[in-house]
Context: one part of a larger RNA
Molecule: large-subunit ribosomal RNA, domain IV
Organism: Desulfobulbaceae bacterium
RNA sequence: CUUAGGUGAAGGAACUCGGCAAAAUGAUACCGUAACUUCGGGAGAAGGUAUGUCGUUGUCGGUUUUUUUACAUGCUAAAAGUAGCUGACAAUGAUCGAAGACAACAAGUGGCUGCGACUGUUUAUUAAAAACACAGCACUCUGCAAACUUUUAUAAAGGAAGUAUAGGGUGUGACGCCUGCCCGGUGCCAGAAGGUUAAUUGAAUGGGUUAGCAUUUUUUUGCGAAGCUUAUGAUAGAAGCCCUGGUAAACGGCGGCCGUAACUAUAACGGUCCUAAGGUAGCGAAAUUCCUUGUCGGGUAAGUUCCGACCUGCACGAAUGGCGUAACGAUGGCCAUACUGUCUCCACCUAAGACUCA
Numbered sequence: 001c002u003u004a005g006g007u008g009a010a011g012g013a014a015c016u017c018g019g020c021a022a023a024a025u026g027a028u029a030c031c032g033u034a035a036c037u038u039c040g041g042g043a044g045a046a047g048g049u050a051u052g053u054c055g056u057u058g059u060c061g062g063u064u065u066u067u068u069u070a071c072a073u074g075c076u077a078a079a080a081g082u083a084g085c086u087g088a089c090a091a092u093g094a095u096c097g098a099a100g101a102c103a104a105c106a107a108g109u110g111g112c113u114g115c116g117a118c119u120g121u122u123u124a125u126u127a128a129a130a131a132c133a134c135a136g137c138a139c140u141c142u143g144c145a146a147a148c149u150u151u152u153a154u155a156a157a158g159g160a161a162g163u164a165u166a167g168g169g170u171g172u173g174a175c176g177c178c179u180g181c182c183c184g185g186u187g188c189c190a191g192a193a194g195g196u197u198a199a200u201u202g203a204a205u206g207g208g209u210u211a212g213c214a215u216u217u218u219u220u221u222g223c224g225a226a227g228c229u230u231a232u233g234a235u236a237g238a239a240g241c242c243c244u245g246g247u248a249a250a251c252g253g254c255g256g257c258c259g260u261a262a263c264u265a266u267a268a269c270g271g272u273c274c275u276a277a278g279g280u281a282g283c284g285a286a287a288u289u290c291c292u293u294g295u296c297g298g299g300u301a302a303g304u305u306c307c308g309a310c311c312u313g314c315a316c317g318a319a320u321g322g323c324g325u326a327a328c329g330a331u332g333g334c335c336a337u338a339c340u341g342u343c344u345c346c347a348c349c350u351a352a353g354a355c356u357c358a
Base pairs, nucleotide, nucleotide: 001353002352003351004350005349006348007347008346010344011343014342019339027051028050029049030048031047036041038174052095053094054093055092056091057090058089059088060087061086062085063084066080067079068078069077070076071074096100108337109336110335111334112333113332114331115329116328120132121131136172137171138170139169140168141167142166148158149157150156175324176323177322178321180254181253182252185251186250187247188246189245190244191243194242195241196240200236204232205231206230207229208228209227212223213222214221255273256272257271258270259269282316283313294310295309296308297307298306
C1' cells in the first nucleotide's frame, strides 16, 4: 500500500455530482399522535414512560390432598374448588451496577414538490423507470357458416360448445371537475342525377388476297362479289374516380398588420388582410422557456438547484387527453432533525496479502 473489520479528541456534511459509504434508529407493554383524506387511511405518524434481581400482597388460570352426589359398588362416573405445589399478570417494598429490551436478532424520522393512481410487468448478461400493463372510459366492426385469426387455403381449426350485458380492433388510462372551435386536405360512412371508364360487344370503313368482268398487238393493265385475312373502331358496358352530403374520444389543424382612453403606460374598443377554423376552460421560465442564473417573494451569512407567485407560452392545452388529487413508489429534485472518520486531518489496533530477509 491492498482487502476485510475495530476505535477515536474538538467540530458535525465544512466531503461530494449527490450524505455515496458509514453511523444512528430498532423489542414488548402503556400513554400519546398533526396537516390532509376517496373517511378506509395517514399511523408503528411524531413524541414519551416502563423493563434486572429479591420479598410481600392481590387477580386470573393449571393440578386435586379433600368434600359432596349417583348406582352399575368400581382401578367407575359427575359436581364443588378449601390446603399444598405451580404459571401468567398487576400493585407495592427492598436492592446492585456507569449502564437491566445489558448479547444476538431488531424501522432513522419529519417537511415541500415533479411523475405515475394503486398491487403488478420489463431490456436473461451495463437501463426497474416517468416505459408496459391495469380496473375504468370512449369510438368502431360483427346477426352467427359472425367479424377477426391460423393455414399446405372451396378443406380444417380457433373465435365458441360463446350470440351484441357477446366477441374482435383502436385510443385513453383509478377517482374528482371537465373534454372548446374547425369536415378545407387525408381517411371512413352514405348517396346516386350527370361526367369519365375495363374485359366484352363489333356498326361502319380502309388495305391484302381472287372466282369473274373489262381492256390490250403480245407482254399486260384496270375493276372486282363471296370467303379468308388485316387495320381502325361507332354503339352498349359495373365498381372506382370526379360529384353530393355526413363524420374529429377518425389522421389532423386551431392567424397577421395598424390605430385608439384627460400624465405615462396599457388597450375593454375600431379598421383591414387572410383562413376550414383562428387555442375556449385550465395550467404556465414547466420532464415543455431559446434569450435565462427572466423578475419578485421564501429559505441560506452567501442558493445556476428548490418552493410560492408573475405571464413577455422562442415552441402548453383539453382521451396523440387538460387540470387537480388521499393512498402507494428499491422513482426524480430540495430542505430540516438525529447521526456519524464523508470531511477539517488523519492516527492507532486486529486478520489475510503484497513487500524485505532466510